Record summary:
A computed fold for a 499-nucleotide part of an RNA from an uncultured bacterium, annotated as small-subunit ribosomal RNA, 5' domain.
[in-house]
Context: one part of a larger RNA
RNA sequence: GACGAACGCUGGCGGCGUGCUUAACACAUGCAAGUCGAACGGGGUCCAUCCUUCGGGAGAAGACCUAGUGGCGAACGGGUGAGUAACACGUGAGGAACCUGUCCCAGAGUCCGGGAUAAGCCAGGGAAACUUGGUCUAAUACCGGAUGCCCUCAUCGAGUCUUAUGUCUUGAUGAGGAAAGUUUUUCGCUUUGGGAGGGCCUCGCGGCCUAUCAGCUUGUUGGUGGGGUAACGGCCUACCAAGGCUUCGACGGGUAGCUGGUCUGAGAGGAUGAUCAGCCACACUGGGACUGAGACACGGCCCAGACUCCUACGGGAGGCAGCAGUGGGGAAUCUUGCGCAAUGGGCGAAAGCCUGACGCAGCAACGCCGCGUGAGGGAUGAAGGCUCUCGGGUUGUAAACCUCUUUCAGCAGGAACGAAAUUGACGGUACCUGCAGAAGAAGCUCCGGCCAACUACGUGCCAGCAGCCGCGGUAAUACGUAGGGAGCAAGCGUUGUCC
Repeated sequence: GACGAACGCUGGCGGCGUGCUUAACACAUGCAAGUCGAACGGGGUCCAUCCUUCGGGAGAAGACCUAGUGGCGAACGGGUGAGUAACACGUGAGGAACCUGUCCCAGAGUCCGGGAUAAGCCAGGGAAACUUGGUCUAAUACCGGAUGCCCUCAUCGAGUCUUAUGUCUUGAUGAGGAAAGUUUUUCGCUUUGGGAGGGCCUCGCGGCCUAUCAGCUUGUUGGUGGGGUAACGGCCUACCAAGGCUUCGACGGGUAGCUGGUCUGAGAGGAUGAUCAGCCACACUGGGACUGAGACACGGCCCAGACUCCUACGGGAGGCAGCAGUGGGGAAUCUUGCGCAAUGGGCGAAAGCCUGACGCAGCAACGCCGCGUGAGGGAUGAAGGCUCUCGGGUUGUAAACCUCUUUCAGCAGGAACGAAAUUGACGGUACCUGCAGAAGAAGCUCCGGCCAACUACGUGCCAGCAGCCGCGGUAAUACGUAGGGAGCAAGCGUUGUCC
C1' cells in the first nucleotide's frame, strides 16, 4: 500500500459497487421452461333455434377455453469449484480425417396410396403412484410405391494439382435414396451446393512443489485384417513383432479449476484468480445408455448405494453447487420483496404467454467517492476545570453575546428522462420551488525512543503495559485516572493475509 475481511468503541446523509472465503453439509415452503388451436381429432362454456312432463334436454354457423397426439424449445440462460497437473487452459498452427437444428444466398422438387394409435367410450386392478383389456378416430405422427435436377457407394476411364496416403473437375455402367400440408398475407416440407456462427480432432510452445518417489509400461509400442465413430487413431478386437517412456526428471506422492485480469513494485519480479468476461468440469454418490442437429443431459430416463418422506406393508416418492429462505458449521456474509416497464431468451403468422436471466427495491459504514455537523464578529481574557514558586499560567475567541446563512436531514407543492405506441416495477423516486429554525448530526486512537503530542494524582517489580528496545521495587512524561496536547475523522484502532 491492498482486502469478498472479522473483532472493539462510535455512527448524520447521498451516489456507485460488493456481500457463505467454512460443511460439493442436510434441506420445510413458494417460485426458477415453456409455448403453438394458423399441424390434428375430441371435450367444455356461450349461443340462433327446436323439444318439454316446465325440473330441463338437444343444439347449426361462430367465439373462447383446453387434457391428449404432434412441432419447436427444454443441450441456452442461471449455480458451484468437488474433481482435474490434463491438449484442461493460454497462445500459434493444421484437418488432403470431420459434423452442424434454427438463420442467409442459390438450384430442383412437393406425385399416388396404406395401416395404426393416444385422447374419447365401455369394463376392470391398485391405499396411492399409477395401470390393464376391449372398441372408435385424426394429423405437418408412422409406413409402402413412383420420379431423381441432385446426392452416396462400387467398377472402368480422362484431365489437373499436391510433399503426400491422395485432392479437385469430368464421362460411362450398375445399385440405393425424398417430400406435408395449413392459411388466404403466406408460412412450411424434401433434396443439393455455398455462407455465417457453433462444435469435434491433432500438434508446437508456455504456466505448481517433491528424488526422504529412479526406474515405469502388456493394449503397453508398432504392424496387418476386421469392427466402431461425424471423423483420424489401440478407440475396440484377433493375429504378428518386441517394442515405448525416463536425471532435459518418466513413474509415484502432495497441492490446485485455467486465463483476461487483480494487488504490490520505479521496473524486473513476487503474490493472487472474489465481483465482471472467456474456456473447462460437475449437478445426492457411482455406473449406463435413450431421444435429438446438439447431452451421456442441474429442475429427463434406467440400475446400484447412502439418506429423507408416504404407505392399507403389497408398494411408491425425492435430490436448492437456480432465486429467496431454514437448520448446522463458523470470527463471518443479506429479503421466503416488486416487475416483465427496459435489455435479452423460448414458442407463436400475430396478439400474446413464459422468463428468481434481467431491471429494480430491501438489509449491512463491507469498500470507494462526495457532503454535512455552521459562518463572521466577540477580552471583563467571565465562570468552572487543571496546574502553580499562590504572582500567575492554561483550557481560550473557545463559550456567553451580536449579526448572518440554510447545504444535508424535516414539512408542503409540482414533477420527469428511461418508451415509437393507449405499455414504467423503480416511483410521486431523481429533480425543481416554497417554509421553519443553528436548528436534528463526532468520535476513535495515541502522547518514553522509533513517532507528531506533557503535566498532576493514585499505585509501589503489585496492579498492569508492550510491535521492538523495554517500563513498574515511594518523586513513573512508559501502569490507572484527570487536565492538556497530537493524528485521523463517519469513522478510528486491533487482528489476519499478500507485496